Source information:
RNAcentral holds the full RNA, with entries from ENA. This is a predicted structure of a 686-nucleotide part of an RNA (large-subunit ribosomal RNA, domain II) from Vicingus serpentipes. Rfam family: Bacterial large subunit ribosomal RNA. Its family is annotated with ribosome and structural constituent of ribosome in the Gene Ontology. Taxonomically the source falls in Vicingus (Bacteria, Pseudomonadati, Bacteroidota, Vicingaceae).
Context: one part of a larger RNA
This record gives sequence, C1' cells and structure tokens, in this order.
RNA sequence: UCCUACGAGUUACUCCUCACUAGCAAGGUUAAGGACUUCAGGUCCGCAGCCGAAGCGAAAGCAAGUCUGAAUAGGGCGUUUAGUUAGUGGGGGUAGACGCGAAACUUGGUGAUCUACCCAUGAGCAGGUUGAAGUUGCAGUAACAUGCAAUGGAGGACCGAACCAAUAUACGUUGAAAAGUGUUUGGAUGACUUGUGGGUAGGGGUGAAAGGCCAAUCAAACUGAGAGAUAGCUCGUACUCCCCGAAAUGCAUUUAGGUGCAGCGUUGUAAUUUAUAGUCAUAGAGGUAGAGCUACUGAUUGGGCUAGGGGGCUUCACCGCCUACCAACCCCUAAUAAACUCCGAAUGCUAUGACUUUUAUACAGCAGUGAGGGCAUGGGUGCUAAGGUCCAUGUCCGAGAGGGAAAGAACCCAGACCAUCAGCUAAGGUCCCUAAAUAUAUGCUAAGUUGACCUAACGUGGUCCGAUUGCUUUGACAGCUAGGAUGUUGGCUUGGAAGCAGCCAUUCAUUUAAAGAGUGCGUAACAGCUCACUAGUCGAGCGAUUGGGCGUGGAUAAUAAUCGGGCAUAAGCAUAUUACCGAAGCUAUGGACUUGCAGUUUACUGCAAUUGGUAGGGGAGCAUUCUAGUUGCACUGAAGGUGUAUCGUAAGGUAUGCUGGAGCGGCUAGAAAAGAAAAUGUAGGA
Repeated sequence: UCCUACGAGUUACUCCUCACUAGCAAGGUUAAGGACUUCAGGUCCGCAGCCGAAGCGAAAGCAAGUCUGAAUAGGGCGUUUAGUUAGUGGGGGUAGACGCGAAACUUGGUGAUCUACCCAUGAGCAGGUUGAAGUUGCAGUAACAUGCAAUGGAGGACCGAACCAAUAUACGUUGAAAAGUGUUUGGAUGACUUGUGGGUAGGGGUGAAAGGCCAAUCAAACUGAGAGAUAGCUCGUACUCCCCGAAAUGCAUUUAGGUGCAGCGUUGUAAUUUAUAGUCAUAGAGGUAGAGCUACUGAUUGGGCUAGGGGGCUUCACCGCCUACCAACCCCUAAUAAACUCCGAAUGCUAUGACUUUUAUACAGCAGUGAGGGCAUGGGUGCUAAGGUCCAUGUCCGAGAGGGAAAGAACCCAGACCAUCAGCUAAGGUCCCUAAAUAUAUGCUAAGUUGACCUAACGUGGUCCGAUUGCUUUGACAGCUAGGAUGUUGGCUUGGAAGCAGCCAUUCAUUUAAAGAGUGCGUAACAGCUCACUAGUCGAGCGAUUGGGCGUGGAUAAUAAUCGGGCAUAAGCAUAUUACCGAAGCUAUGGACUUGCAGUUUACUGCAAUUGGUAGGGGAGCAUUCUAGUUGCACUGAAGGUGUAUCGUAAGGUAUGCUGGAGCGGCUAGAAAAGAAAAUGUAGGA
C1' cells in the first nucleotide's frame, strides 16, 4: 500500500413540544388489580388518578372578569369554546446518548531478583617499585640532642594484569547488541571490588545531588476499580433520484475558532387580496460631491495704507523726525478646511398615483451560519505602501461547470435537466502549431519598437502630419569671389588700453553698393584672422515659433534565453469595412422531472414556466436480514461464485452459459445489530 471481515444518531421514560393518522367529544381516558376466555399484545369490569371546560391577584379573595388605583379613569393579564386518548414521525429533556481519542484525579493493591543507600556474613586483588615511624650498631654529648650505616616494611604511595570504570576516536545506527565492538584511556590495599541473605515503597523511599534511581517506565512507579472521567478540541460518520437553497452580519457574552437572541434558508398552515419588487410622474425632508469665503469660525501669499511696538536721531523734559524691523483694522491680490458654510447637485430615502409583474406578511416545525475572500467605486488608517487593515455600495468566488485571458477561485463572455457526426452568435480571434482572411482600403513605424506584463522625470535637427509667421525670380537660404572704409588710437582710465581689461556716452558724423566708436579669435600694446553689412556669381524655395503621431536615449539581479512557441517588415501600430471561426449562451429535433393553469376524468392530455449547487430543509424510492399472511421454484440442480445479454433516470432488476451441490424466492404488511473509501480505525491475509 492493497484485499476480506468488523466499524459510528441507538435504546429507555406516567417527561415536554409540533405535525400527520384514528377513536370519542364539553368532554376524553383509565392505572394497579379483578372476572371471563376461543389463550390472543382478546373481551368486560375497575371513575383512584390525569388533562380539558375560567380567569385574575403575592394573598385574603372576587369572578367573565380580575389586579393596580381615590377612581365608574387609564393600563396589565384574561373572556368571545375544543379538547382528550392512542399510534407513527420531527425536535427537546434526563440518562455514556453519533463513534474513537487525552494529559490527569481519587481509591485499593503489587514491586528494592534492575537500580540507590543501609545491615549481617563471606570472598577477591599476578608481578614489579619506592622505602615512613620504630629498632640495632657505630660515632657523638656532662647527659640529651644529633649524624652515619644497617634493619624494618608504612602509605585513600608509584608502574602494571585480573577486576571495576568509561577519556578520545572509528565502526555500528531496519545494529551481532532497545547502549555494543576495536584502538586508546582512569582506578587497581581502598571513601576498593564482589557473592549470599536481609531492610527502606509512591507525595513515599533512596540519593558524595544528575531531578538521579526505585524491574528497558519517573518533576511522582506499576496495576485493579470509580470509568464509557471530562474534551466549547481534532478526526471519522456508510444506498439512489427529485424540489428549494443559505451564512461568514448586528447585539450580548471570563466572550472572541464557543454560545444565546435577531438577520438570511426550508417545510406546513392561514387570511388579507397587493400590503412586495421594478419603471414613470408628482410632492417632500436633507447639507454629501462640487463650489465659495469683505457670509461666519480657524489657517493663509504678496503689496498698499497706517494704529501699536522695537531700533536710531534729537532733547533737561515734553513734543518731534527717520526706519530694506515686527505688525492689528481697512483696501487690492493669491488661496485653504473631516470636526467652516452665503450656497449646493446627482443618486439614495419618504409619500401619492399609473402601469408591469413577481412576491410580501403572520403563526408553527426543522435548521445551518455567526473565521469569509477577490474585484470596482466612496472613505478612515498606513507611505493616496502591501495579495495590508477597518467601514460603505455593487458584483462574483465561496456553493458555479462551459468559452477567452499560454497556464490562473473570484478579469472578460456566459448561468450546465438529458441526447444529437444540426444551425446562429458572445467575449476573443482568423500565417503554422490551432477552428477561421497570408481579407480589402488608407496612412504610420525601421526601433524586432512591437506582436495581451513593466516605467518616469528629463533629453532627442530620427521621421511623418498640421498651425502661425518671416524672407524670396526687383533673385531668397547655403556655398564661392570681392569689399568690410574715413574723422579716430572717440573720451576717461592706465605703464600700455589703438573696435575687442574696465568706465562714460545724444554709440556721433563723413564717404558709400555696404561697413558697429564694433560679433568672436588674437597682441604687452599695435598688427593679423573673422562677423554684422554690401556687390557679384548661382537659380527655387529657405528660415523661426508652436501642436500632434510613431520612434529613440534614460533602462540595473542573481543557473539559459524567448511575443505561449515557430517566427513576422507585417503575421506590428492607427482608422474604416466586409466575410468567417468561436461556448454546456440562443435555436432546431427527440425525450425526462417539477410547478401552475385548463380540459378530461383518477391518471392521462394540452399550454406555459422551471430543472448549477456546499451547509441545510422537504419529498419519493432501491437493496440487506428477520417475522406474519399468501403464493411459488428446486438434484431434470437451490444459495453462492464467474461471464454474457437485456430492462429501469438511479439505487438496482430479470434471463441465461459455466461452476457449485441443498436449499431459495415473488406479493402484501411489520421489525431492524439495515448499505463504508477514508476515522495515523480494529483483526486476519498478501
């Protein structure tokens, strides 16, 4: 992992409630028990009890009323009939109450054959080394002391086997082993090691102390019982078809992943008859968007005028004067606000009327939901950050399949009853992959820009199209040839300043086709080159400003690139047009379910509409086992197994071949140990 079997809403009750069915009905009903009996969930007694027919009040009590109250007011609860007894089903309650699952708690026992410590009694420690005290001899001393040499054999002494331990490392890691093996290492006469017997017991022991150890279990052992502890938690919860179909919100909560009430779903009943929804019209309330502010409150730019203040001058003081300082009011100007408003929409809301259509409401049974999410729009928060967070309105996903976007929960199109080798379209597409245009017309792009995922400020004599304006055959623009002068080296300044360091200027005048008291380079200053300006040559357009289209630079990310790919100069971009493709949309043909209406008549026909679906509500069925009644099959082959055919919308049914070898069905009812793919499910097997 697979196969087979088992495996989860059950049962009880004088309990509560609702629906349906049946009996009786202002009544309904018996319980225990008893009698009878055809012995069966039978018949008859049994009126004890229970529910109902009257309520209100705390009660006395009163009573279709009563309580409150001074009240004959008002208000609360009642009155204006329907119950009750059984059965079945939905839900609740009490019980383990759909199943499995704790960590734990209490109580009674069992454990010290492992291990910790202790007691008693035994045992063990190769070999080698060192050489304490003491003693003896000699020397020595007044006597001691002391020294030397022997002897001696001490030690939690030394080296090192057994033994005990476990330092480092390798191997081992489904091991040879649920802690080992190899090498290496520590202790090895001691606080040593070890045998046997005994002791201490679970909030207890023991501990040279690690929360260590107490039988491979220890921050409280193991085991029986309470016990099916409890689990607002996790997981699982088994056949089919049909109808409807949510929520992830509000308030509250020792509450936030739970629950109660409301909201939203479903089923039934009921009566209003339109109360619901949409559109249009009319009439309203309002202070949002916007706008505005000499219309208030607050904030605010520059200027003017000018109180007040600061500074300076003056003065004995007062007065006074000045001010590129600060600045109120006022005037001009600019301009701001969620908690500003002289104003002020669109929507939305309320009411009335008309039209069109679905609904809406009340009560009762049963729920689920109360983690939501994306997108668009209006906001708060945040950084006008987030696939962020919190509201509001809408929509979709959730619970929604299909087509498009290469691929994608919620983006675009579109809501799947079934069948069809039929048609038309939507979004999106039509060179190939790949269904359909290598379509048509006119432009643009040269960057593979682009071709459905990046980008800006700022640059750009890339290129195309406009607008305004100037010059131009009396010759423009560009090029080439020639000129570009004189007063004068203008004046000042300066060492110098001559067009060209700088300052000044009525920068003037003359000759001219034209030529600035000089545009730039240059010199120490001159000189020199050049420009403006002019003529000639040439012969048709040339400049300036500005708007737009497509491009271009700006352009940087980590393994190898790419528009989905191939590739494409259109198969790119823009505008216009006509075809075609394209979905479970729409249509066509056939069929089915449900609901409504109508007709027929008790199951059919016609018309119309519907038939995506999680949680969940409702309806109808299939299969299994057993029971009762009834009716059948079977050794001429039952059940079971394994194939085939066929019927039914499905669960499933029927027939039959082979196998098998003795029981098994149909119909009508009833009762359930009544359906497995999942629970790290249980047992067995592979």